The RNA shown here (transfer RNA) has 84 nucleotides and comes from a Planctomycetota bacterium. It matches the Rfam family "tRNA". Its family is annotated with triplet codon-amino acid adaptor activity in the Gene Ontology. It is annotated as a transfer RNA. Taxonomically the source falls in Planctomycetota (Bacteria, Pseudomonadati).
RNA sequence: GGGUGGUUGCCUGAGCGGCCAAAAGGACCAGACUGUAAAUCUGGCGGCUUCACGCCUACUGAGGUUCGAAUCCUCAACCACCCA
Numbered sequence: 001g002g003g004u005g006g007u008u009g010c011c012u013g014a015g016c017g018g019c020c021a022a023a024a025g026g027a028c029c030a031g032a033c034u035g036u037a038a039a040u041c042u043g044g045c046g047g048c049u050u051c052a053c054g055c056c057u058a059c060u061g062a063g064g065u066u067c068g069a070a071u072c073c074u075c076a077a078c079c080a081c082c083c084a
Base pairs, nucleotide, nucleotide: 001083002082003081004080005079006078007077010026011025012024018067028044029043030042031041032040046056047055048054060076061075062074063073064072
């Protein structure tokens, strides 16, 4: 330099154009249980809130398509592998 695959929440990781603040596991917070701790179980785990089936923001960055994008397209950045 060329090609292919990838980048998602604190971490790992799934994710069909609408049912996605987004499965699952871990971590963390609160509670139950326990003599203590661990394990196990329950709830929470972006923000606001009238605690709502609401609103705002968000899936590497910037544009674009669309009524609607984590998902499709373009460019850029970065990572892995293959070729040279």